[in-house]
Context: one part of a larger RNA
RNA sequence: UUGGGCGUAAAGGGCGCGUAGGCGGCUAUUUAAGUCUGAUGUGAAAGUGCGGUGCUUAACGCCGUAAAGCAUUGGAAACUGGAUGGCUUGAGGACAGGAGAGGGAAGUGGAAUUCCACGUGUAGCGGUGAAAUGCGUAGAUAUGUGGAGGAACACCAGUGGCGAAGGCGACUUCCUGGACUGUAGCUGACGCUGAGGCGCGAAAGCGUGGGGAGCAAACAGGAUUAGAUACCCUGGUAGUCCACGCCGUAAACGAUGAGUGCUAGGUGUAGAGGGUAUCGACCCCUUCUGUGCCGCAGUUAACACAAUAAGCACUCCGCCUGGGGAGUACGGCCGCAAGGUUGAAACUC
Numbered sequence: 001u002u003g004g005g006c007g008u009a010a011a012g013g014g015c016g017c018g019u020a021g022g023c024g025g026c027u028a029u030u031u032a033a034g035u036c037u038g039a040u041g042u043g044a045a046a047g048u049g050c051g052g053u054g055c056u057u058a059a060c061g062c063c064g065u066a067a068a069g070c071a072u073u074g075g076a077a078a079c080u081g082g083a084u085g086g087c088u089u090g091a092g093g094a095c096a097g098g099a100g101a102g103g104g105a106a107g108u109g110g111a112a113u114u115c116c117a118c119g120u121g122u123a124g125c126g127g128u129g130a131a132a133u134g135c136g137u138a139g140a141u142a143u144g145u146g147g148a149g150g151a152a153c154a155c156c157a158g159u160g161g162c163g164a165a166g167g168c169g170a171c172u173u174c175c176u177g178g179a180c181u182g183u184a185g186c187u188g189a190c191g192c193u194g195a196g197g198c199g200c201g202a203a204a205g206c207g208u209g210g211g212g213a214g215c216a217a218a219c220a221g222g223a224u225u226a227g228a229u230a231c232c233c234u235g236g237u238a239g240u241c242c243a244c245g246c247c248g249u250a251a252a253c254g255a256u257g258a259g260u261g262c263u264a265g266g267u268g269u270a271g272a273g274g275g276u277a278u279c280g281a282c283c284c285c286u287u288c289u290g291u292g293c294c295g296c297a298g299u300u301a302a303c304a305c306a307a308u309a310a311g312c313a314c315u316c317c318g319c320c321u322g323g324g325g326a327g328u329a330c331g332g333c334c335g336c337a338a339g340g341u342u343g344a345a346a347c348u349c
Stems, first nucleotide, its partner, number of pairs: 003321004007303002012317001014200004021193003025087007033080002035076008048066007090190001091187002094183004102176007109153001114148007124135002161168002205246006214240002219235004257316006265294011298305002322349003331342004
């Protein structure tokens, strides 16, 4: 509980779709619910407000008057709302283009690690700060050929691109979403936001079935150390991978909700368009969309932000209200579980 706020002090929901609700472009006519205005009734007295007045003053008393609200009724029509019609700038179709690790499925490729077989070859290899555990004369390491299997895609690669967010990176094909540019022929406010709701949602984790090269919680051993349940080393199982189903959380971050309009410039970069010039490609000028840096006004406690705002305004949603107790307890809902979500109080400073 009025307010004041939410980049870093407490505070933006992880992200989208969308229901109710809230809010909503230009214009004409109409209506009169909101709005404004008049009248009447009511609004008991006391009290309250205002103006007087009486006790010496005050408290107190007395007189007058006002008053919101409610109801009925008359009027106004600018604004909001309702109704009807029109418009094109908001929004959305259409057509023509080019860009992209956007998503899903199937297939394919090369490098590397590991393992297996065979050849060459011989005493070491490996590892560290130094070592040791470990591997190796049953022939290792190294090197050559062939094979198996899994996972990840070097260079290109870029404060480059795409996606609502999480996120997405070898190549080919198929299916599929979105954005951008140009034309201005179509619809005619169809819009914005969004409590609940529904969906998506890294990693880890869980269930069932596969798979398992490398890496690697747990675990074992070797070191280090006063100790060493660690850091380092040798191994190594879940897991990491696939399919289907759950979980629903992260410093899910730009620690910055979404939308619209307005407000100096400069300089990179990505996509598309126009102009000038040219044989043509560049160069140069310019428009839109994205993504960076610098910077004025303004803002800010400062740092900083600064057309991708944290500036100037409006609309809608979420959230905060001293620290600890505590994101705990209890209850509800969800989950197989782990737990998630909602979310206190006593007490204490």